RNA sequence: GCCGGUGUGGCGGAAUUGGCAGACGCGGUGGAUUCAAAAUCCACUUCCUGGCAACAGGAGUGCAGGUUCGAUUCCUGUCACCGGCA
Numbered sequence: 001g002c003c004g005g006u007g008u009g010g011c012g013g014a015a016u017u018g019g020c021a022g023a024c025g026c027g028g029u030g031g032a033u034u035c036a037a038a039a040u041c042c043a044c045u046u047c048c049u050g051g052c053a054a055c056a057g058g059a060g061u062g063c064a065g066g067u068u069c070g071a072u073u074c075c076u077g078u079c080a081c082c083g084g085c086a
Stems, first nucleotide, its partner, number of pairs: 001085007010026003019069001027045006046059005062078005
């Protein structure tokens, strides 16, 4: 230099013939249980704005654009990592 693959919450990792983003697990917080703990069970757990609250609105899939009514998914460029070839 050329070719291919991967990139998604704190972590792993789903969702891809374009249609509710974050299922599920780990971790965390609160609670139940216990003399106390471990284990187990229940609830919550991306961010921002508004609201006393219930809730409402918006942003968000490495980054920057494009196509489309609609993009994690398709297209272009680019960055990082991994592999192959030279």
Molecule: transfer RNA
Organism: Phycisphaerae bacterium